[in-house]
RNA sequence: AGAGGUUGCGAGUUUCAUCAGUAUUCUGCGGGAUGUACCGGUUUACAGACGAACGCAGAAAAAAGGGAAACCCGCCGAAAGGGUGCGCCGGCCGGCUGCGUAUCCUUGGGCAUGGGGCUAACAGGUCCAUGACUGUCAUCGAAAGAUGGAGCGCU
Numbered sequence: 001a002g003a004g005g006u007u008g009c010g011a012g013u014u015u016c017a018u019c020a021g022u023a024u025u026c027u028g029c030g031g032g033a034u035g036u037a038c039c040g041g042u043u044u045a046c047a048g049a050c051g052a053a054c055g056c057a058g059a060a061a062a063a064a065g066g067g068a069a070a071c072c073c074g075c076c077g078a079a080a081g082g083g084u085g086c087g088c089c090g091g092c093c094g095g096c097u098g099c100g101u102a103u104c105c106u107u108g109g110g111c112a113u114g115g116g117g118c119u120a121a122c123a124g125g126u127c128c129a130u131g132a133c134u135g136u137c138a139u140c141g142a143a144a145g146a147u148g149g150a151g152c153g154c155u
Stems, first nucleotide, its partner, number of pairs: 001155002005076001008075003012071005024060007034047003038095005079107010108134002111131006118124001136149005
């Protein structure tokens, strides 16, 4: 320097679908004391009898995270994931999840099936198991092929 390939991988921008006729706001009716995303706790905070939660009907009506495509840029440990620490999101405290970040570890690559988390979502991604496929190298083999290894690899 180069290769792997169901669209090779990722960032950015734009568009699209989904989220969703949902959240939320307003109005009406019911309700009648709690509510402040989820779980637990708390009250010296805030909202609430000028009517909380909740239910029904009507009107208006999103966004983020997640996804896809196109363009473009950077690239082939591209990148992805997991553990741990720290940070961010409520009136406050703790926890789960999520997002960001640092670090360590794991994974050659994608695919299918089943199961477990995440998620609005089996859309997507991930972890575990199984299966075949594929690139590469090693060993065996006349060949077809078989077995094995890991990207700290291969050419």